This is a predicted complex of two RNAs, RNase P RNA and transfer RNA, with 439 nucleotides together. It holds a member of the Rfam family "Bacterial RNase P class A". Rfam describes the family as follows. Ribonuclease P (RNase P) is a ubiquitous endoribonuclease, found in archaea, bacteria and eukarya as well as chloroplasts and mitochondria. Its mean pLDDT, the model's own confidence on a scale to 100, is 77.
[in-house]
């Protein structure tokens, strides 16, 4: 130059023209649907509704069982499954040290990372044997048989987990000793486990010591252990008009319904179906955990302070549509519906920082 | 808007405590029975268990996303 990965910003613009929501003022005496002058008018993801919190309502939210949910650690936050710093662990690659085993340190990458020594259950297929080990081959020792004799070799009875071979997974790993073969049987290193000192707020880490080592995996199986969880949603909730009907049937203080799934306990009179009618205002509705700027403090989330700003509010349901020029020749995903914090997914194309490859020049 | 539930063979559904070749009816192929069909009998195909990623030696199952389809929910007496 080109290519690719991480993270991170922006997500058309300008102008002319027809329109559509919401608003101030004025014609106006007016909350007018007319008219005229002004403002304001989708995101980063408005989207899944996967987690969390506001709020609002349910004569209260009380125990109790079931049940969900979350799981290194400290912090941040109204909260969390979210962020942010660590701590430990796998992976790739390079480097060092070491015969090896196996251990350090870097670079990038990833972890739903309590408990497996409370229990219970599961490990197909292959294998001798799959959690209480175990003898298929193999090694190796005694008898017998075999040969003049020893070997093979075959038969029997022990030993044996080095080594073959099966698996995803074989009951510490390597070298030394040692044994008829072996084997923590013993001994150096590494590993594990337990005490103990120290460092760190903590998760751990570092050192020393003792134990020959019993106690494989799975817990996104059941489950034990901490901690947290009343429920249901703006079609909640509240008021206001107007319509039909004023009727049958069933249940109800021997407690209907309601309150959490149940139970307890709390209330306490109306509830249920059939038939009817109504699809209208109004408020919740947007000033808020608020938004931009600067300043302080903190390793970062983040808090704090001072200043400015007001930034959709529809309800069938606005924020488009035509031209023109430019960015880049024709702009990707995608439309707010109570509200915020967060994840997760969809998304051409520009731009910025940093890394990796490959090519060219010096 | 909110609140739930499904996806296994062409169509209807099962399926287990994660394991050795995922089954059933129906349809579809062949055969044989009949002149010929239908029915009956036998016999075979046929499946990305929706898709994508994680746990695990092993995933249709367990987990976690992402597509599709589906179903409730207003007042008022």
């Nucleotide at each position: 130059u080109g290519g690719g990965g991480u993270g991170g910003u922006c997500g058309g613009a300008u102008a002319g023209u027809c329109g559509c929501c919401c608003u101030g003022c004025a014609c106006u005496g007016a909350u007018a649907u007319g008219u005229g002058c002004g403002g304001g008018g989708a995101g980063g993801a408005a989207a899944g509704u996967c987690c969390g919190g506001g709020c609002u309502u349910c004569a209260c939210a009380g125990g109790g069982c079931a049940g969900g949910a979350u799981g290194c650690u400290u912090c941040c936050u109204a909260a969390c499954a979210g962020g942010a710093a660590g701590a430990c662990c796998c992976c790739u690659g390079c480097u060092u040290c070491g015969c090896a085993a196996g251990a350090a340190g870097c670079u990038g990458g990833g972890g739903a990372u309590g408990g497996a020594a409370a229990g219970u259950g599961c490990c197909a297929c292959a294998g001798a044997a799959a959690a209480u080990a175990u003898a298929c081959c193999g090694c190796u020792c005694c008898g017998c048989a075999g040969u003049g004799a020893u070997g093979a070799u075959g038969c029997g009875g022990g030993g044996u987990a080095a080594g073959g071979g099966u698996g995803a997974a074989a009951u510490g790993g390597c070298g030394g000793g040692g044994u008829a073969a072996g084997a923590g049987c013993c001994c150096a290193c590494c590993g594990c486990u337990c005490u103990g000192g120290u460092g760190g707020u903590g998760a751990c880490g570092c050192c020393a010591g003792a134990g020959g080592c019993u106690u494989g995996g799975c817990a996104a199986a059941c489950c034990c252990c901490a901690u947290c969880c009343g429920a249901a949603g703006c079609a909640a909730a509240a008021c206001c008009a107007g319509a039909u009907a004023a009727g049958u049937c069933c249940c109800g203080a021997u407690g209907a319904g309601g309150u959490u799934g149940c139970c307890c306990g709390c209330u306490g009179a109306g509830g249920g179906a059939c038939a009817g009618g109504u699809a209208g205002g109004u408020c919740g509705c947007u000033u808020g955990a608020g938004u931009c700027u600067g300043g302080u403090g903190g390793u970062g989330a983040c808090a704090u302070c001072a200043g400015a700003c007001c930034u959709a509010g529809a309800u069938a349901a606005a924020u488009g549509g035509c031209u023109a020029u430019c960015u880049a020749u024709g702009a990707a995903c995608a439309g707010a519906a109570c509200c915020c914090g967060g994840c997760u997914u969809a998304u051409g194309g520009a731009c910025c920082a940093c890394c990796c490859c490959a090519u060219u020049u010096u | 808007g909110g609140g739930c539930g499904a996806u296994u063979a062409g169509c209807u559904c099962a399926g287990a405590u994660g394991g050795u070749u995922a089954g059933a009816g129906u349809a579809c192929u062949u055969g044989c029975u009949u002149g010929a069909c239908a029915u009956g009998c036998a016999a075979g195909g046929a499946g990305u268990c929706a898709c994508u990623g994680g746990u695990u030696c092993a995933a249709u199952u367990c987990c976690a996303g992402u597509a599709u389809c589906g179903c409730c929910c207003a007042c008022c007496a």